[in-house]
RNA sequence: GCGGAUGUAGCUCAGCAGGCAGAGCGGGACCACGCCAUGGUUCAGGCCACGAGUUCGAUUCUCGUCAUCCGCU
Numbered sequence: 001g002c003g004g005a006u007g008u009a010g011c012u013c014a015g016c017a018g019g020c021a022g023a024g025c026g027g028g029a030c031c032a033c034g035c036c037a038u039g040g041u042u043c044a045g046g047c048c049a050c051g052a053g054u055u056c057g058a059u060u061c062u063c064g065u066c067a068u069c070c071g072c073u
Stems, first nucleotide, its partner, number of pairs: 001072007010025004019056001027043006049065005
């Protein structure tokens, strides 16, 4: 230099042939027993890597940029 994959909650990851953003773990509160552990209920937490475009509408499609990983030269 060329090609490919990935980027979504604090962490690990789903999601979608464009229309409400989710799970598990973790965190807060409460309950079950008097503590811990454990279980249950509930709450908070997201500019969906960044920018632009298409569209009535973009996490999703297109283009560019950045980061990480893999391969080729």